[in-house]
RNA sequence: GAUUGAACGCUGGCGGCAUGCCUAACACAUGCAAGUCGAACGGCAGCAUGGUCCAGCUCUUGCUUCUGAUGACGAGUGGCGGACGGGCGAGUAACGCGUGGAAAUCUACCUGGUAGUGGGGGAUAACUUGGGGAAACUCAAGCUAAUACCGCAUACGCCCUACGGGGGAAAGCGGGGGAUCUUCGGACCUCGCGCUAUUAGAUGAGCCUGCGUGAGAUUAGCUUGUUGGUGAGGUAAAGGCUCACCAAGGCUACGAUCUCUAGCUGGUCUGAGAGGACGAUCAGCCGCACUGGGACUGAGACACGGCCCAGACUCCUACGGGAGGCAGCAGUGGGGAAUAUUGGACAAUGGGCGCAAGCCUGAUCCAGCAAUACCGCGUGUGUGAAGAAGGCCUAUGGGUUGUAAAGCACUUUCAGCAGUGAGGAAAAACUUAAGAUUAAUAACCUUGGGUCUUGACGUUACCCACAGAAGAAGCACCGGCUAACUCUGUGCCAGCAGCCGCGGUAAUACAGAGGGUGCGAGCGUUAAUCGGAAUUACUGGGCGUAAAGCGUGCGUAGGCGGUUGAUUAAGCAAGAUGUGAAAGUCCCGGGCUCAACCUGGGAACGUCAGCCAAUACUGUUUGACUAGAGUAUAGAAGAGGCAAGUGGAAUUCCGGGUGUAGCGGUGAAAUGCGUAGAUAUCUGAAGGAACACCGGUGGCGAAGGCGGCUUCCUGGACCUAUUACUGACACUGAGGCACGAAAGCGUGGGGAGCGAACAGGAUUAGAUACCCUGGUAGUCCACGCCGUAAACGAUGUCAACUAGCCGUUGGGGGUCUUAGUACCUUUAGUAGCGCAGCUAACGCGUUAAGUUCUCCGCCUGGGGAGUACGGUCGCAAGAUUAAAACUCAAAGGAAUUGACGGGGGCCCGCACAAGCGGUGGAGCAUGUGGUUUAAUUCGAUGCAACGCGAAAAACCUUACCUACUCUUGACAUCCUUGGAAGCUUGUAGAGAUAUAAGUGUGCCUUCGGGAACCAGGAGACAGGUGCUGCAUGGCUGUCGUCAGCUCGUGUCGUGAGAUGUUGGGUUAAGUCCCGUAACGAGCGCAACCCUUGUCCUUAGUUGCCAGCAAGUUAAGUUGGGCACUUUAAGGAGACUGCCGGUGAUAAACCGGAGGAAGGUGAGGACGACGUCAAGUCAUCAUGGCCCUUACGAGUAGGGCAACACACGUGCUACAAUGGCCGGUACAAAGGGCAGCGAAACCGCGAGGUGGAGCGAAUCCUAAAAAGCCGGUCGUAGUCCGGAUUGGAGUCUGCAACUCGACUCCAUGAAGUUGGAAUCGCUAGUAAUCGUGGAUCAGCAUGCCACGGUGAAUACGUUCCCGGGCCUUGUACACACCGCCCGUCACACCAUGGGAGUGGGUUGCACCAGAAGUAGGUAGCUUAACCUUCGGGAGGGCGCUUACCACGGUGUGCUUCAUGACUGGGGU
Repeated sequence: GAUUGAACGCUGGCGGCAUGCCUAACACAUGCAAGUCGAACGGCAGCAUGGUCCAGCUCUUGCUUCUGAUGACGAGUGGCGGACGGGCGAGUAACGCGUGGAAAUCUACCUGGUAGUGGGGGAUAACUUGGGGAAACUCAAGCUAAUACCGCAUACGCCCUACGGGGGAAAGCGGGGGAUCUUCGGACCUCGCGCUAUUAGAUGAGCCUGCGUGAGAUUAGCUUGUUGGUGAGGUAAAGGCUCACCAAGGCUACGAUCUCUAGCUGGUCUGAGAGGACGAUCAGCCGCACUGGGACUGAGACACGGCCCAGACUCCUACGGGAGGCAGCAGUGGGGAAUAUUGGACAAUGGGCGCAAGCCUGAUCCAGCAAUACCGCGUGUGUGAAGAAGGCCUAUGGGUUGUAAAGCACUUUCAGCAGUGAGGAAAAACUUAAGAUUAAUAACCUUGGGUCUUGACGUUACCCACAGAAGAAGCACCGGCUAACUCUGUGCCAGCAGCCGCGGUAAUACAGAGGGUGCGAGCGUUAAUCGGAAUUACUGGGCGUAAAGCGUGCGUAGGCGGUUGAUUAAGCAAGAUGUGAAAGUCCCGGGCUCAACCUGGGAACGUCAGCCAAUACUGUUUGACUAGAGUAUAGAAGAGGCAAGUGGAAUUCCGGGUGUAGCGGUGAAAUGCGUAGAUAUCUGAAGGAACACCGGUGGCGAAGGCGGCUUCCUGGACCUAUUACUGACACUGAGGCACGAAAGCGUGGGGAGCGAACAGGAUUAGAUACCCUGGUAGUCCACGCCGUAAACGAUGUCAACUAGCCGUUGGGGGUCUUAGUACCUUUAGUAGCGCAGCUAACGCGUUAAGUUCUCCGCCUGGGGAGUACGGUCGCAAGAUUAAAACUCAAAGGAAUUGACGGGGGCCCGCACAAGCGGUGGAGCAUGUGGUUUAAUUCGAUGCAACGCGAAAAACCUUACCUACUCUUGACAUCCUUGGAAGCUUGUAGAGAUAUAAGUGUGCCUUCGGGAACCAGGAGACAGGUGCUGCAUGGCUGUCGUCAGCUCGUGUCGUGAGAUGUUGGGUUAAGUCCCGUAACGAGCGCAACCCUUGUCCUUAGUUGCCAGCAAGUUAAGUUGGGCACUUUAAGGAGACUGCCGGUGAUAAACCGGAGGAAGGUGAGGACGACGUCAAGUCAUCAUGGCCCUUACGAGUAGGGCAACACACGUGCUACAAUGGCCGGUACAAAGGGCAGCGAAACCGCGAGGUGGAGCGAAUCCUAAAAAGCCGGUCGUAGUCCGGAUUGGAGUCUGCAACUCGACUCCAUGAAGUUGGAAUCGCUAGUAAUCGUGGAUCAGCAUGCCACGGUGAAUACGUUCCCGGGCCUUGUACACACCGCCCGUCACACCAUGGGAGUGGGUUGCACCAGAAGUAGGUAGCUUAACCUUCGGGAGGGCGCUUACCACGGUGUGCUUCAUGACUGGGGU
């Protein structure tokens, strides 16, 4: 996607045409579904007609009675039919069905032919009478008919036969009638129907048979009437169908037997087809009729609406007995997700009976119910922009619903109401004409004409009048697949889901809404089948690594098979014939207005059958050949196999000698051995196992495998010889058989070394391991099992074909010749590359995984599981064969890019190492955690948070807490009213604030007013350091100043991707060079920028002072000068430029010269693609959410400063390289007007007074300190150290209580160099010393900057950490902080075992034996025929034998369910 006998949910206007218990072959109330014939019969219960004879009543019509005379007809005899039609699918895996054949048969009614239909007899229902019974029913006696029954006669044909012969039939009924006869009934004639015998046909049925028609081998053997024969019986008929006897057969791997499932087919659905699934309706066949068995009747049955018996169930009963069978049509209960009316009619079609009329017919035709399926129609049409209202969305402009509606103008299908009105009807009957028949103008029959009727459906179809847009639209979906998008709500909740998956506060995926999409009287869902699925592959797949080649060979069946004649015609190919039911499908027509539907014709449908004919190929039979295969002879290689013998080296043990304290072992040790003499060493002897060197991608073998040497026996391969022979003998190979490493098992040996188990010692958190010391099975031999391995080339076997190159082993040939071998060639192996081709890729590539051919084996998602059960094998271990339930949406292969590795290679970095100084211990400062609190506001949290945001928390800041206040608000815009704004004062209050009083009238103007500001009012709004850094922008950190990250075009690859960017060198560098399927380019690196180092030029003031002059106590102080220093502008300089060496003649590196500086001179700014949902909504901005008399705003006080404790970062120290005291020298870079502040004076000091100078190269800050010189201290908790505390002060500031800094006096804690661990630094660096600045009223041990003094060390890259490139492995990709294994604990699910238990099917043995049939028959009985009259023949009942259903007993097989407990498995 298509489909359905469907069901469910929502919805529902009409018609046509189909269909409608798929489940309980469960049980059934009620009605109907098979009768008919009086022209077979006796009849007359009931009805009708007629009749008059009889009788009665009556005035008559009439009523009652009588009469079978007539139409008819209950019950009965008889005939035909109840074997068809209708239902259902339980059983059946079968000659049941389908298809095609065949012979040994029957066939009522029907058709054709032949010959008949003569004459007798005895009964019996009905009926009558009597009896039994509740009933169903039944018994006895009597009467009677037939187309009921039985003899006799006849017998063309028929049957039997020993071929002589023998046997056997019948029924009448009705219509009409001229002559003749008559007992008036009729005979007789004729016609029709019927009957008998026989034959042929038609139709139907029975039997046999080839082929086809499910699954399971975890069913491998089955069978005794079984297989065949002879004979008999039996049947309609062949036949073990049955029986007796004889023989021992028959079926089966081409699947017997057993088990499970199932009605089969035409066909239906699907599919391009081949197929697959199904077998409702319609049609053919079969089977069944409550369950089981049985026969009777009959042409036909072992019989749905017949009989008998048994059983279960239901009903009636007077308890003694009886009745019943919806799987017929309706209908009921039940079951179920689910399936209709207890309707009408025989009008049509068909059936039964009948001469016919006709009767019967739940077959059938119709109607009813159901959107159950298919088909058709409608629910309006046109116009209509103010793009209405409303809804929804919105960027607030608008958009959309939407010409949609309304409005205007039309139409009337369908439904409604009223009317008209086909077709389905042909017949039959009556009448008439012609023909046929006949003696016949009669009757019957055939054909034609006329008359008269026959409709369930039906209020039919169709047509037409009327009215009015009037009565008629829903369902599903909108994340992708898949057509269709937004808002709101919800917040991993509620829910959705076919698969992937959605939902954790911005959900196109949930729910609702608006809008849209699809289909439309339906739409969705569920179930089911086919398709897609080449995903069982015949068409049409695979097996090196994805699932898949048996471990290997030999070989049976089977399959397949070289060249060439002949033969045959089985296969294959051709032709015509028969058959392949109809319906259906397809094509062409026709009929319903179309369609669905119906209908005519055609085509099509096969592994079908026999016939004719062809012979290329395959096959059969037969002849020949030698290229396949094999044999013989000769040569030759080899760890091929088996057996016996033998050899040396080594280990160990034992004896002896020498000799002394250790040996042994390991990363290091210990256990162990050794003074009872080890190890070591010499010598002798014993014993077992294995065979160094040669030795090799060398050899041999089918594989497993095979290695000292010698001998015996023995298998196989290869090459050569123009040799000889056989003549297709070949290949493969299901089963089968054999071999088959190691381990293991059994019996008996053997046992040196090694060595599972075991013991000890170590290692370790543990160590049932790795290491060590010992050591038993075993390893070895003989015999017997086992039968498996990553038994691998993960590659079955045979054959042929298809480029080459280069090794090597065995054999042969040839050439040159230096006679060494070398070279060429051929053949058989065995390796490495490689073209074409193949492959998903990796790879394979004449030794194929290429191209073909033969045969075998195997695979079909992962797990469960190579497991369970069963079978086979085995001593066992176990092997082999081999599932299912359940569960998942994957599992897997190859390759790619990353990431990772206690992988590899190369390289770098204060990464380690080498050094110097610290931290961690003390006290204090500061930040954090924690705790506490009314609050201790918030953020930052490994590196990359923690002297961080904060370059300054006493108030403010401030966001927190408490208390008191405000509500258009502290702040913005708009409107309105009033007022300039503003300033001053009083009162209350902690203040915000409230209130009172005073002062003040500005600017512009077109004179209307306007602008700024203030106050009051109303509402739009303000406001939020409230939340979300995981919605964001911006900014920042980090990897990392690491050298990387990419692109275009080209090329390679199926592709992801690769190449470039890899490689060889080199660099600090993807820096550069060379090479190169790459060539170029971009962002990064470097450079350009700033500072600094040298020189030059220019310019000299506030800077400088060499020379000249003046001058001071001193001083560039002054004249003067700009040389120097310096300042600040511009240049120069350094580029591997030069030389030598190395390197590849490159890039570059090493050394050197010159130079202030040398290989980036030093330092800074500068941070690629990206990573960490890194940090920040509290700098700012911003979406969404939240608050709105408060989460907004104001004020005061408090808090951010708390303190048992823990951590980070610092300062000061622990002292003598020092402290203290005195003297003395040398900076750089800054800052300064609400500022820096000099001199001078006061104070011990902080500081104060003071105010010169300076908006600064001029003045101030400003004293630089370490240093140097001199003195003192003498290793002490000190003259070290300064915390803490008391007192007294200074400064800033409204204000130093919580809570500032500093000074002085006094006090004088811890601390004597710091555990594990850990940090910084490679040169003007570390260390040490001081100085300045920002913030700032004040507050610096922090931060930023400046200079002074000024080291040590780097062998080197093994290791730790981080990083770069290449390579490798990977089961990782949230990427190793990954992934992931098993036990245990808890819950659930299916399953195996299990003492057993309960059912089903079934085998065997036995008991039993209803009804029935057949056989027997001694009892009883008997109309037809015969009779010698006695009886007989024949029959019936009874009894009995055989067969047999139900039932029973015993014992097995198998299957299902269940079971305490238990095993593993899954989630």
Predicted 3D model of a 1467-nucleotide RNA (small-subunit ribosomal RNA) from an uncultured prokaryote. RNAcentral holds the sequence, with entries from ENA. Model confidence (mean pLDDT): 84 of 100.